[in-house]
RNA sequence: AGAGUUUGAUCAUGGCUCAGAACGAACGCUGGCGGCAUGCCUAACACAUGCAAGUCGAACGCCCUGGGCAACCAGGGAGUGGCGGACGGGUGAGUAACGCGUGGGAACCUGCCUUGAAGUUCGGAAUAACCGCGGGAAACUGCGGCUAAUACCGGAUGUGGCCUGAGGGCCAAAGGGGAAACUCGCUUCGAGAGGGGCCCGCGUCCGAUUAGCUAGUUGGUGAGGUAACGGCUCACCAAGGCGACGAUCGGUAGCUGGUCUGAGAGGAUGAUCAGCCACACUGGGACUGAGACACGGCCCAGACUCCUACGGGAGGCAGCAGUGGGGAAUAUUGGACAAUGGGGGCAACCCUGAUCCAGCAAUGCCGCGUGAGUGAUGAAGGCCUUCGGGUUGUAAAGCUCUUUUGGCGGGGACGAUGAUGACGGUUCCCGCAGAAUAAGCCCCGGCUAACUUCGUGCCAGCAGCCGCGGUAAUACGAAGGGGGCUAGCGUUGUUCGGAAUUACUGGGCGUAAAGGGCGCGUAGGCGGUUUGAAUCGUCGGAUGUGAAAGGCCUGGGCUCAACCUGGGAACGGCAUCCGAUACGGUCAGACUUGAGUGUGGGAGGGGUUGGUGGAAUUCCCAGUGUAGAGGUGAAAUGCGUAGAUAUCGUGGAGAACACCCGUGGCGAAGGCGGGCUUCUGGCUAAUGACUGACGCUGAGGUGCGAAAGCUAGGGGAGCGAACGGGAUUAGAUACCCCGGUAGUCCUAGCCGUAAACGAUGAGUACUAGGUGUGGGGGUUAACACCUCCGUGCCGACGCCAACGCAUUAAGUACUCCGCCUGGGGACUACGGCCGCAAGGUUAAAACUCAAAGGAAUUGACGGGGGCCCGCACAAGCGGUGGAGCAUGUGGUUCAAUUCGAUGCAACGCGAGGAACCUUACCUGGGCUUGACAUCCCGUGCAAACUGUGGAAACACAGGUUUCGCCGCAAGGCGACGCGGAGACAGGUGGUGCAUGGCUGUCGUCAGCUCGUGUCGUGAGAUGUUGGGUUAAGUCCCGCAACGAGCGCAACCCCUGCUGAUAGUUGCCAUCAUUAAGUUGGGAACUCUAUCAGGACUGUCGGUAACAAGCCGAAGGAAGGUGGGGAUGACGUCAAGUCAUCAUGCCCCUUAUGCCCAGGGCUACACACGUGCUACAAUGGCUGGUACAAAGGGCAGCGACACCGCGAGGUGAAGCGAAUCCUCAAAGCCAGUCUAAGUUCAGAUCGUAGGCUGCAACUCGCCUACGUGAAGGCGGAAUCGCUAGUAAUCGUGAAUCAGCAUGUCACGGUGAAUACGUUCCCGGGCCUUGUACACACCGCCCGUCAUACCACCCGAGUCGGGUGCACCCGAAGUCGCUUUACUCAACCGCAAGGAGAGGGGCGCCGAAGGUGUGCUUGGUGAGGGGGGUGAAGUCGUAACAAGGUAGCCAAGUCGUAACAAGGUAGCC
Repeated sequence: AGAGUUUGAUCAUGGCUCAGAACGAACGCUGGCGGCAUGCCUAACACAUGCAAGUCGAACGCCCUGGGCAACCAGGGAGUGGCGGACGGGUGAGUAACGCGUGGGAACCUGCCUUGAAGUUCGGAAUAACCGCGGGAAACUGCGGCUAAUACCGGAUGUGGCCUGAGGGCCAAAGGGGAAACUCGCUUCGAGAGGGGCCCGCGUCCGAUUAGCUAGUUGGUGAGGUAACGGCUCACCAAGGCGACGAUCGGUAGCUGGUCUGAGAGGAUGAUCAGCCACACUGGGACUGAGACACGGCCCAGACUCCUACGGGAGGCAGCAGUGGGGAAUAUUGGACAAUGGGGGCAACCCUGAUCCAGCAAUGCCGCGUGAGUGAUGAAGGCCUUCGGGUUGUAAAGCUCUUUUGGCGGGGACGAUGAUGACGGUUCCCGCAGAAUAAGCCCCGGCUAACUUCGUGCCAGCAGCCGCGGUAAUACGAAGGGGGCUAGCGUUGUUCGGAAUUACUGGGCGUAAAGGGCGCGUAGGCGGUUUGAAUCGUCGGAUGUGAAAGGCCUGGGCUCAACCUGGGAACGGCAUCCGAUACGGUCAGACUUGAGUGUGGGAGGGGUUGGUGGAAUUCCCAGUGUAGAGGUGAAAUGCGUAGAUAUCGUGGAGAACACCCGUGGCGAAGGCGGGCUUCUGGCUAAUGACUGACGCUGAGGUGCGAAAGCUAGGGGAGCGAACGGGAUUAGAUACCCCGGUAGUCCUAGCCGUAAACGAUGAGUACUAGGUGUGGGGGUUAACACCUCCGUGCCGACGCCAACGCAUUAAGUACUCCGCCUGGGGACUACGGCCGCAAGGUUAAAACUCAAAGGAAUUGACGGGGGCCCGCACAAGCGGUGGAGCAUGUGGUUCAAUUCGAUGCAACGCGAGGAACCUUACCUGGGCUUGACAUCCCGUGCAAACUGUGGAAACACAGGUUUCGCCGCAAGGCGACGCGGAGACAGGUGGUGCAUGGCUGUCGUCAGCUCGUGUCGUGAGAUGUUGGGUUAAGUCCCGCAACGAGCGCAACCCCUGCUGAUAGUUGCCAUCAUUAAGUUGGGAACUCUAUCAGGACUGUCGGUAACAAGCCGAAGGAAGGUGGGGAUGACGUCAAGUCAUCAUGCCCCUUAUGCCCAGGGCUACACACGUGCUACAAUGGCUGGUACAAAGGGCAGCGACACCGCGAGGUGAAGCGAAUCCUCAAAGCCAGUCUAAGUUCAGAUCGUAGGCUGCAACUCGCCUACGUGAAGGCGGAAUCGCUAGUAAUCGUGAAUCAGCAUGUCACGGUGAAUACGUUCCCGGGCCUUGUACACACCGCCCGUCAUACCACCCGAGUCGGGUGCACCCGAAGUCGCUUUACUCAACCGCAAGGAGAGGGGCGCCGAAGGUGUGCUUGGUGAGGGGGGUGAAGUCGUAACAAGGUAGCCAAGUCGUAACAAGGUAGCC
């Protein structure tokens, strides 16, 4: 510090996700030791048991125990009395508050403590304990009697204090211990320290879908009350107080020091430690006291639990342990007061679950260990393997050492300043034995360090995001290996970070989310020049405070560290004082440039009112006139013989204003257009007279606001949602046509929205220009020029993701407002406000996705455009589609009909030739190291042939008997046969989507790329585009490109002309010869086959631009690539082939291998493709006759001759072939047939034959005779061909025993047509749009059906919270009252009095009750839309001109997407 993820790729936007740190954690696997910390986050749920607050005999009386003869001493018990139980400890329910934090303040209190002053005198009356008598189950309690005090009361004194205007009045005390000194107390007052109460400024969460709240409320006067101020309380008076700077209400929450994170600013948090607050079963209340409205006190009410004799009582772990429960989850019913601290006491001492320790838990942090050195035959084993090896791996073993830790034994601290040690026989030290007791977890596709094998086969599973898995998974599971961390490692949860993804630091708003539809204007925010004053902000200095701990710096102590500790700095803040006065604000004064006013001008569809005008449309009337007219792609509905349309003449009506009209004008926007008129707003140049900052913006507010729509009343020509009809269509609730109602228009009033757009808020200032245009001014003789306001285009800097913007900014700055924060859900729901309604405005959540979106790039595509090719169309010729047959395919059938090929680019294709074989298929019969290969052992034969069985394979019997090499020999080796064992063979079994190779196709189309440079952030572009030209990216010119490669062309082969060379088997002009180039001869010609020449736009004319080239001409055998072939760029189709071959992996192994016989591949209702033969006279038949090319031949081609009607047979010459086989047919010359199912056509069938072959039944070919089917030129549709081509005619070859209408090749005869590129198909280049990129066979929308999920409404129903009103009213304080009840202290001789208690009444008052609202949650028949699901249904709305351009707002209709009015971003 970043990374992954939207795309084919790119940049930017934007969300999601990851890497880091942290935790009071939990869960999974694992677990050696120690130190230091931490440990119910949930039920403030309920609690058994024990302990957690007592102490004092030096305040007091009584009683008991022990000792003593006793006095008395020591100890104990309950009680009176004193002090303490308001601290310490727990918890966080409540609380949004002066509760907390911080800094201040005045009207207060304060036990114990410190300090100062003064005093401590004289009396009195009771009471508990105790005794007696009672009540009660108990808790407890009544009556009578005795008694003490530091308990209680009175008097005195009054330093002092309190009250009072003054005089004056009022107020104390306690004693104990000690032999004593003395000491501990007590009373009053002052001061202090520490503690506490109260008040104030500032700070302190979310919600406005909570906007108004408040009657003791706000203030005053008086009184009461309190320690004290105060509506704290009461009476009276006034009507205030709070709130957009967020009152009230709702939700949530203890606050802080701090903690976690972060570079910081921030964000989150408030366990442990520390400060404050609040609470103590729930609610209320007071008493006592210095202090409480009191956790281990009291009273009342409630819920719960327990005891009970049923009458009545008792209780409160949110103290420490512990239990149940809840929960993912959190410990021992331990030790000790040794230390620190607290209470009591003179003290000894007692108490202390505060505390100090121990126990449990890897919960966290820190430290240590599980050994160290050496050790290569790189052991064994595992795993992988290309079988060579590699790796685990110096790792192990082995050898040599050490002993931390743990174990055993021994010694033995600090913590304790005098005594006292729970921890603890602990830390630490010494000794002994022994490598001995001690390693796991996660991960290995990218992010992210780390790779292989096997298993699995979209299954099982993984997954933080992207995504893996459908038979070769580095992604699942296992193993080997590797990486990371380590007594831990992973997972889950939460927080911050990364996230500049709420942006103060530090973001944005033309198109990505985002400028309010537009004005006016309130609050608020911001604000020109200058002088002075004061000093509020601001700046400087000083002082106080900012607890400690923590954090930081620097020292120290535990062996280190964690941990503990000394010192320092810091704590951003607040407060007070002093100083400064520039800037902002304030006050006072001045100025003119901002703003405004005046004066006289100017332009204008600015608004508004009332008249008015002509053209067009339609209607009515009248005339002329006759059969159509209208409408469309084509039609029809509708109109018209009752006279339309057309035409003409008057008349009526309503609406809109042609031309002028212009990126021209005006207005804030919406918007505004004939002409005249009424009233009226704004703008603008000039002038520089007046005012003197009067300004800008503007939350709320208020006004205006297209169209549609609504209400009421008019109006209604044209147009025209809905609706009706006609077409179109599969349908057509549409587009098109004929009609047509609301509406469109006017008046009055609503509505308040639009793609209300420049998708660009308003204002001010500054920052190159060029060129138009509207209006004004200056200047000029004129043209020009200058200047201001407006409106456009193009462009510099700059900006921008890019597109683009650019003085009319999207530049540079300032001010103010509005708005945004992933997509969907959702311009939605609920609630509020507005509206007559339609609806508008404000505006969520659950749930769901990993994207959605912008700009630009390359392609592809378009029922976009331009240019150009091709037998692409057109023009022609001949076919196919109809018939019969052949052949292939589909389908069906079958035991099997083996397999593959499937649009073009499968279908006479693999197959260039299935009777057996082939053969892969089926049935049956057999074999199992095998039909075939290599290795090993044994043996030495085998084969042919014969016989038997059998369908054959095969089995049995007979039979015959080896070969080569080395070696003298013995023997050995090898070939071959048989037998045997196992390694292995074998597979036309699967996968062409694991592959190689080969092939098809676009396409013989003209394209496809690279280097360097340049442009662009980049993908990319440029080059390769443009102007011409070409068959061609062919060439030329131009050009930020310059070059190059693969393609094109050429080089190669055949063919066309000529020459040279050569002359047999070929040729024959001349000579001779023959039946015949037959022979002699010839080498001229043809031909053969080798080498040369020839053609290059070379020449001429024209044209183009002077180029490339094109047109024409000459010459030439051939002319503009002469004709044909071979040759197939980068790539596309997961195209085809595992059955040519090769090959990975998988599968079979007495079978999916091998052998054999028979069958099948040849089936047949049918459908399609490719062909053959025809339908006839350009023909058939008969006879005669002429002319090729190329190729093949020894298990071969086979002449002549003879036989046969013929197929063929017999026999046989020649030929391994320019020698022989070897005759072309159409054609030509004659004859016949005469338009018919024929003398056409030949299917089918019968009979008789021939050939090949082991064998023609299934299932071959041919011949003869007989038979003589369909068929008379073929619907929709469709194919080939541009010249030696189509058409037509025959010939040959491969395969092959035989089998050809197929295939491949050869020649003979030999046409027609092309105006042209509008259209169909395919292709190339440029451009344009795109929501496509698996690329239009693309993408994608809505209803319906189905399953699941969350939500809204919902008759209701069940709870929680809360407001208001009323009823009831406990305890208790306070007030009033008391003649009737009770009473020791004072007065009084007494009676009695004073006073007190108790009682009664009243105010307030918790819980409870009733009624009525508000709010929130659960549940709910049914209803509604939404989201998500594999390949469901219907259509085709959008993306291309998406086939009717789209979209926005509104209305209507339809099941859904659709259509008419208004409006801007498409071509």

Notes:
This is a predicted structure of a 1467-nucleotide RNA (small-subunit ribosomal RNA) from an uncultured bacterium. Its mean pLDDT, the model's own confidence on a scale to 100, is 86. RNAcentral holds the sequence, with entries from ENA. It matches the Rfam family "Bacterial small subunit ribosomal RNA".